RNA sequence: CGAGUCGGUCGGACGGUCGCGGUGGUACGCCACCGAGGAAAGUCCGGACUCCACACGGCAGGGUGGUGGCCAACAGCCACCCGGGGUGACCCGCGGGACAGUGCCACAGAAAGCAGACCGCCGCUGCGAAGCGGUAAGGGUGAAACGGUGGUGUAAGAGACCACCAGCGGCCGGGGUGACCCGGUCGGCUCGGCAAACCCCACCCGGAGCAAGGUCAAGAGGGCGCUUCGGCGCCUGCGCGGACGUUCGAGAGUUGCCCGCUCGAGUCCGCGGGUGGACCGCACCAGGCCGGCGGCAACGCCGGUCGCAGAUGGAUGGCCGUCGGCGUGCAAGCGUCACAGAAUCCGGCUUACAGACCGACUCGUCCC
RNA sequence: GGGGCGGUAGCUCAGCUGGUCAGAGCAGCGGACUCAUAAUCCGUCAGGUCGUCGGUUCGAGCCCGACCCGCCCCACCA
Repeated sequence: CGAGUCGGUCGGACGGUCGCGGUGGUACGCCACCGAGGAAAGUCCGGACUCCACACGGCAGGGUGGUGGCCAACAGCCACCCGGGGUGACCCGCGGGACAGUGCCACAGAAAGCAGACCGCCGCUGCGAAGCGGUAAGGGUGAAACGGUGGUGUAAGAGACCACCAGCGGCCGGGGUGACCCGGUCGGCUCGGCAAACCCCACCCGGAGCAAGGUCAAGAGGGCGCUUCGGCGCCUGCGCGGACGUUCGAGAGUUGCCCGCUCGAGUCCGCGGGUGGACCGCACCAGGCCGGCGGCAACGCCGGUCGCAGAUGGAUGGCCGUCGGCGUGCAAGCGUCACAGAAUCCGGCUUACAGACCGACUCGUCCC
Repeated sequence: GGGGCGGUAGCUCAGCUGGUCAGAGCAGCGGACUCAUAAUCCGUCAGGUCGUCGGUUCGAGCCCGACCCGCCCCACCA
């Protein structure tokens, strides 16, 4: 200099002014402070929180799947192992089990899983056609064909036998917490693939969700009293229909069944009516930043510091000035600012994203 | 905000344990009947990136994942 790999940060900046939504203060005039994101998104996982008879056991169902660690938890993260790719930095892997069982492997092919001979080769019979037997070396098919190369052997052949290589399994030794790795030795053992097919093994999972849930108000309707018959006051909190039922137990357990246990006098379904109001939940947490220590790292511990959106006709914007990037233009200038927009909160994953910057590393070429 | 279901021909829908099953009806076209049309009857052709992308597999409409689009339900008195 060129080509590339991995990780991270920002994603218009500053000032003024006028608004909008909150919180706090107030002398009620106002004042101070705060006000979108790395994904607020998809709702794919995991939790917190709330309610359900506290939630147990069995079956069913669902999920996860190399090993060790981290974490509140996870399908997440870190490190390592194995397999594959790359010259390399590095990347990819839903990565347990096919020696428990069942199933599937279309077409082609002789044959698709344990047996088997289409062509070919060899032997015998036969004049011949052909028949009987041997054979997986050769041909062809296929995604996949019963180890590979060479030799011995043979009628021809074959792990039948031998040497080397590859794989599998048993045993022994060594290393590692472990997945696993290294070495030796024995066995001719070489009897596919699919589990994102059923299934088996190990581990995990109760359900619903802030429209959860709680408090208050209002009203529909009903009852009682008063009434000058127009209404008014008080109490309750609605009406109609159907099914089942009140210790002979309906129904309920917020996925299904069984068992156990518990509640139990009302429960469920349908149709109608009324209100669509206020407050809590709800803004302080597995919290952000800085420093130190431990750890390869994820992360943990300690100390300091900060207070950081909270709407519900749903706030977070407009204008001006200076500067920056991009586009256009000779110039002055003009236009424009990636993806996107909180809704109970948090940890992840995934997806979208113009452009700019930083760090670590690899390969190639040249020079010193 | 939360939860559920679906996407296959112009329209409405099937689709098997993953393989020669990508199909049915309507619609369309031609003919018959009729003065003519409809209905009816007969015959017939074509029409498809199976929402998109990726993965597993020899092989995907089907199995797995991500994304896109559409539809439905959920307030309180309770």
Molecule: RNase P RNA; transfer RNA
Organism: Candidatus Nanopelagicales bacterium